[in-house]
RNA sequence: GGAGCGAGCCGGGCGGUCGCGUGAUCGGUUCGGUCACGAGGAAAGUCCGGGCUCCAUAGGGCAGGGUGCCGGCCAACAGCCGGGCGGGGCAACCCGACGGAAAGUGCCACAGAAAAGAAGACUCCCGCGGCGGGACGCCCACGUGGGUCUCGCGGCAGGAAAAGCUGAAACGGUGAGGUAAGAGCUCACCAGCGGAUCGGAGACGGUCCGGCUUGGCAAACCCCACCCGGAGCAAGGCCACGCAGGGACGAUGAGGUUGCCCGCCUCGUCCCGGGUAGGCCGCUCGAGCCGUCCGGCAACGGACGACCUAGAUAGAUGAUCGCUCUCGACAGAACCCGGCUUACAGGCUCGCUCCGCAC
RNA sequence: GGGGUGGUAGUUAAGUCGGUUAUAACGCCGGCCUGUCACGCCGGAGGCCGCGGGUUCGAGUCCCGUCCACCCCG
Numbered sequence: 001g002g003a004g005c006g007a008g009c010c011g012g013g014c015g016g017u018c019g020c021g022u023g024a025u026c027g028g029u030u031c032g033g034u035c036a037c038g039a040g041g042a043a044a045g046u047c048c049g050g051g052c053u054c055c056a057u058a059g060g061g062c063a064g065g066g067u068g069c070c071g072g073c074c075a076a077c078a079g080c081c082g083g084g085c086g087g088g089g090c091a092a093c094c095c096g097a098c099g100g101a102a103a104g105u106g107c108c109a110c111a112g113a114a115a116a117g118a119a120g121a122c123u124c125c126c127g128c129g130g131c132g133g134g135a136c137g138c139c140c141a142c143g144u145g146g147g148u149c150u151c152g153c154g155g156c157a158g159g160a161a162a163a164g165c166u167g168a169a170a171c172g173g174u175g176a177g178g179u180a181a182g183a184g185c186u187c188a189c190c191a192g193c194g195g196a197u198c199g200g201a202g203a204c205g206g207u208c209c210g211g212c213u214u215g216g217c218a219a220a221c222c223c224c225a226c227c228c229g230g231a232g233c234a235a236g237g238c239c240a241c242g243c244a245g246g247g248a249c250g251a252u253g254a255g256g257u258u259g260c261c262c263g264c265c266u267c268g269u270c271c272c273g274g275g276u277a278g279g280c281c282g283c284u285c286g287a288g289c290c291g292u293c294c295g296g297c298a299a300c301g302g303a304c305g306a307c308c309u310a311g312a313u314a315g316a317u318g319a320u321c322g323c324u325c326u327c328g329a330c331a332g333a334a335c336c337c338g339g340c341u342u343a344c345a346g347g348c349u350c351g352c353u354c355c356g357c358a359c
Numbered sequence: 360g361g362g363g364u365g366g367u368a369g370u371u372a373a374g375u376c377g378g379u380u381a382u383a384a385c386g387c388c389g390g391c392c393u394g395u396c397a398c399g400c401c402g403g404a405g406g407c408c409g410c411g412g413g414u415u416c417g418a419g420u421c422c423c424g425u426c427c428a429c430c431c432c433g
Base pairs, nucleotide, nucleotide: 001355002354003353004352005351006350007349008348009347010346012324013323014322015321016320017319018318020038021037022036023035024034025033026032027031040330044341045340047339048338049337050336051335052232053231054230055229059262060261061260062259064228065227066226067225068224069083070082071081072080073079084098085096086095087094088093099223100222104221105220106217107216108215122164123163125159126158127156128155130153131152132151133150134149137148138147139146140145172190173189174188175187176186177185191213193210194209195208196207197206198205199204236281237280238279239278245272246271247270248269249268253267254266255265256264257263288307290305291304292303293302294301295300325328360432361431362430363429364428365427366426369385370384371383372382378416387403388402389401390400391399409425410424411423412422413421
């Protein structure tokens, strides 16, 4: 200097004028003045998890749903951290729905002999009969013949599974020996499985031995382990104002609590008609945030100190002017919090890897 | 704000337990019929199954993400 990897952060700045919301305070009585504060890293999607509220104190069983290598963190999680295994990259580093297919069931179209329990034979290989043909040599007989050899056709409940054909996938792979031809039939190495042993907390890894081998799909049913009660702030509670009742069903009932059963709770539920369209609480101080130190590889935990940082209910955070720069992306709270995912112009900082050059 | 349902030809829908070329009706195009039109008869075209990725030999179907539409809740 070039190329790249990881982590963290920023998301125009300053000033003037006018305006909006909330809180405090003053005048005052529903208006005005002063001061302070006033969107985000995703406020988003609502995909997970929790707090909170009501239903029983959140209960039992079945069904259903979720998670899925191991250990840890956390209020909890599908999140995070560390490790293992597999894959990618020269490397820094990145990615992985990563339990079980010898528990069972199911599926594997077309093609192919055969698509899964030890099955099958289309072509090819070998063997044994039969028929037909050929011929250099050899053997027997010596007359034309027979045998060996070789070619073709057809056969066998024969051997074998090596090769070919099909397919996404073909019953371990490569090489050697062996054989009539072959085959884990035997051997060496490799892959896989099982057992023993050593290391590790574990996932797993190392070594040795064994019989040789048990296809794929569980984001198919399922099995195993662990977890999950339902609904949601329009939850739920309080006050004020207003009205007119009628009909249907119903205690072996109806409704709520989840889909069903049990248990529990309540006494109503539905339809027509009538009334209201107001206020308050929940509502923001919280698993909060910042700094220092300690423990831990880390996620995180602990101690001390400091700080207060939107709370609307038709819904506030805007408009305009001036200066300036590198001309400004995605986008805006609605009960709160921890994550994940998705969107995002551009810029900054730190650490690391590889290559080239110079010293 | 919260909860749910759906997206397949131009339109409305079907598509089962994943299986090869995705189905039907109406509409559209061409031909026949008729003096002409309609009806009728015959034939044909038209789809990346909302979009992106994954699992699988194979995805409209299964899984994840995302976009859009509709419905309900004092």